């Protein structure tokens, strides 16, 4: 250039006309970077690979301008951790106890149902 892929979770109970929405319990963790687990090669120095929702930066959902319109530009807006251990070194390790999830719908309030989305994307791999 061109191609392929690129999101997980409500199980058991309680109230109630009515809740996968609410109470107690339970699950789920999107890409790149940084890293001392841990594997692999190495006499060593060290080298690969892989290791974080809550550390850094992106994407996604919202906005606003610009545009006939985009799945086009340009800007904006974007959650959430402490505390003890070990060490030279860790908000990344080990142990604890927490905490955080766009919009729109819904017999009742939604990180897990339904909808945009047979969609876009960060990105990653093939040619």
């Nucleotide at each position: 250039g061109u191609u392929u892929c690129a999101g997980g979770g409500c199980g058991g109970g309680g109230u109630g006309c009515a809740a996968u929405u609410c109470c107690c319990c339970a699950c789920u963790g999107g890409c790149g970077g940084u890293a001392a687990a841990c594997c692999g090669g190495u006499u060593c120095c060290u080298c690969g690979g892989c290791a974080a929702g809550c550390c850094c930066g992106c994407g996604a959902c919202c906005c606003u301008g610009c545009g006939c319109a985009a799945u086009g530009c340009a800007g904006g807006c974007u959650g959430a951790u402490c505390u003890g251990g070990u060490g030279c070194a860790a908000u990344u390790c080990c142990a604890g106890a927490g905490c955080c999830a766009a919009c729109g719908g819904u017999u009742a309030u939604a990180g897990u149902c339904c909808g945009g989305a047979u969609g876009g994307a960060a990105g990653a791999g093939g040619c």

The RNA shown here (FMN riboswitch aptamer (RFN element)) has 127 nucleotides and comes from uncultured Parvibacter sp. Its mean pLDDT, the model's own confidence on a scale to 100, is 82. The organism belongs to Parvibacter, within Bacteria. RNAcentral holds the sequence, with entries from MGnify.